[in-house]
RNA sequence: UUAACGAAGAGUUUGAUCCUGGCUCAGGAUGAACGCUGGCGGCGUGCCUAACACAUGCAAGUCGAGCGGGAAAUGGAAUUCAGAUGCUUCGGUUGACGAAUGCCAUGGAGAGCGGCGGACGGGUGAGUAACGCGUGGGCAACCUGCCCCUCACAGGGAGAUAGCCGAGGGAAACUUCGAGUAAUAUCCCAUGAUGCCUUAUGAUCACAUGAUCGAAAGGCCAAAGAUUUAUCGGUGAGGGAUGGGCCCGCGUCCGAUUAGCCAGUUGGCAGGGUAGCGGCCUACCAAAGCGACGAUCGGUAGCCGGCCUGAGAGGGCGGACGGCCACAUUGGAACUGAGACACGGUCCAGACUCCUACGGGAGGCAGCAGUGGGGGAUAUUGCACAAUGGAGGAAACUCUGAUGCAGCAACGCCGCGUGAAGGAGGAAGGCCUUCGGGUCGUAAACUUCUGUCCUCAGGGAAGAAAAAAAUGACGGUACCUGAGGAGGAAGCCCCGGCUAACUACGUGCCAGCAGCCGCGGUAACACGUAGGGGGCGAGCGUUAUCCGGAAUUACUGGGCGUAAAGAGUGCGUAGGUGGCUGAGCAAGCGCGGGGUUUAAUUUCACGGCCCAACCGUGAACCGCCCUGCGAACUGUUCAGCUUGAGUACAGGAGAGGAAGGCGGAAUUCCUAGUGUAGCGGUGAAAUGCGUAGAUAUUAGGAGGAACACCGGUGGCGAAGGCGGCCUUCUGGACUGAAACUGACACUGAGGCACGAAAGCGUGGGUAGCAAACAGGAUUAGAUACCCUGGUAGUCCACGCCGUAAACGAUGAGCACUAGGUGUCGGGCUCGAGAGAGUUCGGUGCCGGAGCAAACGCAUUAAGUGCUCCGCCUGGGGAGUACGCACGCAAGUGUAAAACUCAAAGGAAUUGACGGGGACCCGCACAAGCAGCGGAGCAUGUGGUUUAAUUCGAAGCAACGCGAAGAACCUUACCAGAGCUUGACAUCCUCCUGACCGGGGAAGUAAUGUUCCCCUUCUCUUCGGAGCAGGAGUGACAGGUGGUGCAUGGUUGUCGUCAGCUCGUGUCGUGAGAUGUUGGGUCAAGUCCCGCAACGAGCGCAACCCUUGCUGUCAGUUGCCAUCAUUAAGUUGGGCACUCUGACGGGACUGCCGGGGAUAACCCGGAGGAAGGCGGGGAUGACGUCAAAUCAUCAUGCCCCUUAUGUUCUGGGCGACACACGUGCUACAAUGGCCGGCACAGAGGGAAGCGAAAGAGCGAUCUCAAGCAAACCCCUAAAGCCGGUCCCAGUUCGGACUGCAGGCUGAAACCCGCCUGCACGAAGUCGGAGUUGCUAGUAAUCGCGGAUCAGAAUGCCGCGGUGAAUGCGUUCCCGGGUCUUGUACACACCGCCCGUCACACCAUGGAAGCCGGGGGUGCCCGAAGUCGGACAAUGUCUGCCUAAGGCAAAACCGGUGACUGGGGUGAAGUCGUAACAAGGUAGCCGUAUGAGAACGUGCGGCUGGAUCACCUCCUUU
Repeated sequence: UUAACGAAGAGUUUGAUCCUGGCUCAGGAUGAACGCUGGCGGCGUGCCUAACACAUGCAAGUCGAGCGGGAAAUGGAAUUCAGAUGCUUCGGUUGACGAAUGCCAUGGAGAGCGGCGGACGGGUGAGUAACGCGUGGGCAACCUGCCCCUCACAGGGAGAUAGCCGAGGGAAACUUCGAGUAAUAUCCCAUGAUGCCUUAUGAUCACAUGAUCGAAAGGCCAAAGAUUUAUCGGUGAGGGAUGGGCCCGCGUCCGAUUAGCCAGUUGGCAGGGUAGCGGCCUACCAAAGCGACGAUCGGUAGCCGGCCUGAGAGGGCGGACGGCCACAUUGGAACUGAGACACGGUCCAGACUCCUACGGGAGGCAGCAGUGGGGGAUAUUGCACAAUGGAGGAAACUCUGAUGCAGCAACGCCGCGUGAAGGAGGAAGGCCUUCGGGUCGUAAACUUCUGUCCUCAGGGAAGAAAAAAAUGACGGUACCUGAGGAGGAAGCCCCGGCUAACUACGUGCCAGCAGCCGCGGUAACACGUAGGGGGCGAGCGUUAUCCGGAAUUACUGGGCGUAAAGAGUGCGUAGGUGGCUGAGCAAGCGCGGGGUUUAAUUUCACGGCCCAACCGUGAACCGCCCUGCGAACUGUUCAGCUUGAGUACAGGAGAGGAAGGCGGAAUUCCUAGUGUAGCGGUGAAAUGCGUAGAUAUUAGGAGGAACACCGGUGGCGAAGGCGGCCUUCUGGACUGAAACUGACACUGAGGCACGAAAGCGUGGGUAGCAAACAGGAUUAGAUACCCUGGUAGUCCACGCCGUAAACGAUGAGCACUAGGUGUCGGGCUCGAGAGAGUUCGGUGCCGGAGCAAACGCAUUAAGUGCUCCGCCUGGGGAGUACGCACGCAAGUGUAAAACUCAAAGGAAUUGACGGGGACCCGCACAAGCAGCGGAGCAUGUGGUUUAAUUCGAAGCAACGCGAAGAACCUUACCAGAGCUUGACAUCCUCCUGACCGGGGAAGUAAUGUUCCCCUUCUCUUCGGAGCAGGAGUGACAGGUGGUGCAUGGUUGUCGUCAGCUCGUGUCGUGAGAUGUUGGGUCAAGUCCCGCAACGAGCGCAACCCUUGCUGUCAGUUGCCAUCAUUAAGUUGGGCACUCUGACGGGACUGCCGGGGAUAACCCGGAGGAAGGCGGGGAUGACGUCAAAUCAUCAUGCCCCUUAUGUUCUGGGCGACACACGUGCUACAAUGGCCGGCACAGAGGGAAGCGAAAGAGCGAUCUCAAGCAAACCCCUAAAGCCGGUCCCAGUUCGGACUGCAGGCUGAAACCCGCCUGCACGAAGUCGGAGUUGCUAGUAAUCGCGGAUCAGAAUGCCGCGGUGAAUGCGUUCCCGGGUCUUGUACACACCGCCCGUCACACCAUGGAAGCCGGGGGUGCCCGAAGUCGGACAAUGUCUGCCUAAGGCAAAACCGGUGACUGGGGUGAAGUCGUAACAAGGUAGCCGUAUGAGAACGUGCGGCUGGAUCACCUCCUUU
């Protein structure tokens, strides 16, 4: 220079917010395993568990050119045997092939002696916390076979021994004896130095002992040969190289609930031993040595290069590969050797296995394969020495489970494929559907291509080599060519959020899912399946583990007022840190150079396999060491300084501490006097005291404790704490001045001291108070709160304890950083003084910057910095258990884990709530009137009953409610009887021409059913069509069946309460706030004023209807003042009046006075029909109650389909021991009854209202006129006048019942209404409690209407008569606004604590029982080294010592009847402790009591509300 590298968050606490904080997820990784699936190739990797046990084979041999000897085999001749064949005189002869024996030659096996190698290579990680490893040094304290270089040498001899042979023992392993033999085996002599030793010595150097070189004398020690004549070996010495040994600095896990450890221990002297230093070993001497910078002990672990992760710093890991170490069945030991205390050597001991003739022997896979076992889990008893490397050999060569290859396994990484292009009728089919369609989907089919992998065939390597030849396990592999045919090759996970991807069905808190939050209780995108989609892909998921995210241990890079966290306070040790000036040094520090940091790995560049993985070449990085230079800073040494600190001096302040003395007030007690019936106490009482004289009061006395007023966010002290006055002793701080010392300072782990209250010990004291205790109350209970008593204690002395909300919840010190205002102590200046200014120290409040999550802090910091200490790391378990220390005890200090939860928390916000506060309103209370609750009846409801008593409504806001009207119908219920495409709708086929309507008959309980009679289609192009009926088929109809918690619509309620919101702006990190709060005012968020708000919307008000006054218009069916007329507004007439009904007017705080702020507005007045909204109505904000209604209606889903549909008859909805609600009628004289007389309004009427007349006592009937302001309902009643009754169960009251009637209706039995006569019940004004109403209201009186055939005491309206009271807002209820507390937010019907009971889980204690590791003491003691004895191979023996045995204690673990607490668990029991003033404020420490939460005493805290007195309980 280039290149490369380089930091993400999310879910979950809440109604919401910010913060703290944990849990969880997304990423990467693995020697992995498991599930589903699986085509090919390359490169890697593969017992993590039992260092458990191992069958079998192989893994270390080689050299005949060291030696003796020599098997097989081959050849030769010989001897013997045998005898084919030929010849034969049959006697024999020939003698091939062959056999045996010994000899010779070749040959060289197996064994032996000897040499080298078996100490390398390969395996494993048990042990080891160590100089074991890493790194850097040292050895002047060492060794080194084979290899290289140099110098020198190899002369002469000797005696053995194995093999072999012979003999013997033994089952075997093996072994004994005898004889004889070789060597590069062994020994002796010689030669021999620059080598070694001794003696003394010179020079140079050095790092303490010393090193090197030189010279002198004496002493000592060598050797081996082989052979193919090329060589290879042998001996001594020096050097090199390589490999090793030892020593040192630094680094190297956890535990202090392991704090003291150590006897060869530490050092010395001497000796031994070793290659060598050394207590390495021995004897003696000394008493040291290690440790808070963590010894010792316990646990865990091979270490490193590196690997994974990470931005890095770090964290985790140490499998493969490479280096080191350790080990080789367990333990011990040495031998040999250059090298071992030796994986495939030896000896001994132990365990185990095997063989055995029972006498005795053999063995060691943590080498490669392989087996069993263990385990979730890890491979072939393969090929080859062709390559690389190793051993031996001169070499050929042999050996090599090192190695090279192959096999198995998706175990990992990398690469490739499973086809490509075209192809819309968008096929079939699946799924969904709003039924139109959408989607799978160019996907398929189909057409045209291609040939990677694959199959077959042909060719065919590199790897092999330096003269040539030969030599390939892999392998006929890689690779190339040809042919074949889309043919053989896709799955897994996921789809609620995080997180990419949605529908249907099934299921119904079941089955199941789940990493966290969480899904599932009938419409599940979360379970299961399907369709579709998303992700990755020969893989995909899950599980496990590590790092990351996590700044969640914070070095980089955190915190401690309230979230976890400042030790109760001080003194002070070690340690850490430290003022100004000068000089020196150079440890830290900075710059340069050098060494080292194996290789591989990583990064970068380039290159080789087609690419990649993989591999190669080059370069780069940190650390340690050496060295040169520098001197600002730190350090260190020396010299000085005065500002930090301290000393001395002079002052004043103070509840600072200790001791002694004194004083008065008050309580209590005692004595005496006066005095009499109570006192005391409480919410109210009682216990208690008192006629034996209390309380009260007076006087005197006793005793103890505490010190009113002053007194104060005043003072003092380190904190705890300290309060009458005086005296003595004593500590500290402050101010002044500036004499002395000269950094003497700050902090402070351990340590030491002090340390409220309670408590403990001993001895005193005891007035008051007062745990415990007793009694009285309260209460459901009351182990409490309240009351009466009362003991420890409170007090003193001495000694313990050592804890508190020991708090400013704020460690100490120093410095710096705006102010204002009070107060305490001192100084200075000015001033006559009062006082002002200034300064030092203390103590408060407010407040700026800054900080902070916010609250808040703010020169007395929680700001900005520095130094030191303490402490925190989610909640619970738990400040607990165990251990240890302290304590007389109580207990204190230190201090876990299992298990469990997805939070626990802090601050602030909006609500809601409070037996918190303030203000305001309402028939809310109060003041009144009339009621209800008692009676009878009506009606609704509950309950009960029933075949059915259909269903709904449920506090207010269900209950004369749905229902403005159940005899049938209604009707939904019950019984019985029928119908099945249906009572009702649409479509299709066939038949008929009807159907309908009218009449009749049979039959039935009735419908349905059957039959008869009458009547009897339309259009037509004559095909038929329409319509209607019947029959049939299937789609479908039907359902008052379910779900109001799937819904629409409608409604109730808070509430006609005055509220509910928005836009923009502003404030706040934010939720949110502001506006909307505040001061007034109003019926009102009504209006005015103010204000970081300015505006706006839905509500309020107004606009609408009605009523009250009036005008205009209109004048019939209404009206009649004037005129006429009549019995009569009857008629003429009129339209003034009344009235009707259409349009107007009128009222607006407009006017006056007062108050108020000059406003809004309020009060009073005038005028007016009406006055401050004139009265009444309609009108109901955002929302709340999963409020009501699927039975008004509509509607999703589910369910029924000869029935859960539909029709009919009868019954039921009307039942009746009871209970409740709402009403009616009463209980009478303000009344009942009788007679007479008077006055409304609003409505209704044609299947109707029904006059008059007549009949009837009456209900009503007969006849029937009239009738749409015309007629009718329609006499209003209370009232007034007169009469009667005379206070009684009545001339009150009318229930119930009997008889006789009327009306409606097919039909009044169940089950209607009305009338008459008779009967004449309860009831004499209503307990606790409770309702309505503020004026034309309550009360009272009648009238009408809807529904309706009939059937109101209900409901909706109408008018008549017509009151009382309201001081006022303390209280009850409801509501509004502001504020406060909160642990509530499903919002107080909230939350929540503890005992007890049940189930499960982990854990502590425990008589004991079992096991383990380590140490200690003693006994015994193999092999073996060393030592001793004998001349000696050998034997005996001594020391040490493995294993073993005995003993005592400690430690660790398991288990254990029983026992302790703890945790968890939808609906158990008892209470109500806490959160609001939580109903006794709470909490902390301590003591005590109690079923339990807890109560009480003492001291403390605020992290307590409230203006103040007022009993207790109050659940979800």
Molecule: small-subunit ribosomal RNA
Organism: Eubacterium sp.